C1' cells in the first nucleotide's frame, strides 16, 4: 500500500425496499410434596455519518472495527 468479506437482543443466527423471525439466556405462570423437565406468555437488537426512495437491516457512498487474500 491493494482486494475480498461480515457487523442485527446478554450469547448464537436468519431476513433480495413496506409488522426485524428463530435458538438460548432471563423474567413470570401452569404442572410438582418440592427440584428437575415438560408446556403457555413477556421483556430486550438493526455498528457510525451521508445520499437515493412515500418508506432502508436491505440499495449506493464514505468511516470504524474485525477476518482473509496479494504485494
Nucleotide at each position: 500500500g491493494g482486494c475480498u468479506c461480515a457487523a442485527u437482543g446478554g450469547g448464537g443466527u436468519a431476513g433480495u425496499g413496506g409488522u426485524a423471525g428463530c435458538c438460548u439466556c432471563c423474567u413470570u405462570g401452569c404442572u410438582u410434596u418440592g427440584g428437575g423437565a415438560g408446556c403457555a406468555a413477556g421483556u430486550g437488537a438493526c455498528c457510525c455519518c451521508g445520499a437515493u426512495u412515500c418508506g432502508a437491516u436491505u440499495u449506493c457512498g464514505g468511516g470504524u472495527u474485525g477476518a482473509g487474500c496479494c504485494c